Molecule: transfer RNA
Organism: Jeotgalibacillus malaysiensis
RNA sequence: AGGGAUAUAGUUUAACGGAUAAAACGUGACGCUACGGACGUCAAGCUGUGGGUUCGAUUCCUGCUAUCCCUG
Numbered sequence: 001a002g003g004g005a006u007a008u009a010g011u012u013u014a015a016c017g018g019a020u021a022a023a024a025c026g027u028g029a030c031g032c033u034a035c036g037g038a039c040g041u042c043a044a045g046c047u048g049u050g051g052g053u054u055c056g057a058u059u060c061c062u063g064c065u066a067u068c069c070c071u072g
Base pairs, nucleotide, nucleotide: 001071002070003069004068005067006066007065010025011024012023013022018055027043028042029041030040031039048064049063050062051061052060
């Protein structure tokens, strides 16, 4: 330089083009406990970025960025 793949909570993963974007672990508060752990209840927190298509985009197309792989 060329080609390919991937990008969603702090982490690991879900999500037929139409759901309030879900779960586990983690975090915080409360309960329980002598304290803690475990357990229970509740809460906070996410679609890499810019465009396009569409009535509607996490999903389709595309520029860029990042990571990984292949070729030289």